[in-house]
RNA sequence: UUUUAUUAUAAAGCGCCUGGACUAUUUUUAAAAUAGUUGACGAGGUCUAAGGUUAUCGAAAUAUUCGGCGGAUGCCUUAGUGGUAUAGACUUUUACCAUAGAUUUAAUAAAAAACAAAUGGCAACAUUUGAACAGAGGUUAAAUUAAAAGUAUAA
Numbered sequence: 001u002u003u004u005a006u007u008a009u010a011a012a013g014c015g016c017c018u019g020g021a022c023u024a025u026u027u028u029u030a031a032a033a034u035a036g037u038u039g040a041c042g043a044g045g046u047c048u049a050a051g052g053u054u055a056u057c058g059a060a061a062u063a064u065u066c067g068g069c070g071g072a073u074g075c076c077u078u079a080g081u082g083g084u085a086u087a088g089a090c091u092u093u094u095a096c097c098a099u100a101g102a103u104u105u106a107a108u109a110a111a112a113a114a115c116a117a118a119u120g121g122c123a124a125c126a127u128u129u130g131a132a133c134a135g136a137g138g139u140u141a142a143a144u145u146a147a148a149a150g151u152a153u154a155a
Base pairs, nucleotide, nucleotide: 014070015069016068017067019066020038021037022036023035024034025033026032027031041058042057043056047080048079049078050077051076052075053074081098082097083096084095085094087153089151090150091149092148093147101145102144103143104142105141106140107139108138115130116129117128118127119126120125
């Protein structure tokens, strides 16, 4: 350094639930009790602080992905920090941004659930494996393009 195994830790489209829905058993005849299951499928996403806010994107389905609570990387405002604005540095203002200016073009990786199989469970269901199909955004490359003032330097 690599590989394998074991243990622990690691949540943030994440966690929880006295509602609802569903299952089993019992009592009893349409309800109750007890024990359970379900309750958002992945993709993407954090400069710092405060405040505000029903926090981005599509998939599936029409049966509850209903409903409630908490949290949260979103967005907006303010302040700060940092980046770009073409000789380099620093300061101020301005514009846009957050490994970081704007515009255009081109390229660019895997979605998961659904489904199937296996395993576990009396069951509702759960876990694992396999193959199919997104959108938003991001990234990369090229081209075009982007303010002023000041300070001390270099040529």
This is a predicted structure of a 155-nucleotide RNA (glmS glucosamine-6-phosphate activated ribozyme aptamer). The model forms 89% of the base pairs in the Rfam consensus. The sequence was found by an Rfam model in a public genome assembly. The coordinates come from a structure-prediction model, not an experiment, and the mean pLDDT is 75. Its Rfam family is "glmS glucosamine-6-phosphate activated ribozyme aptamer". About the family: This entry contains a glucosamine-6-phosphate activated ribozyme that is found in the mRNA for GlmS. GlmS is an enzyme that uses fructose-6-phosphate and glutamine to generate glucosamine-6-phosphate. By type it is a riboswitch.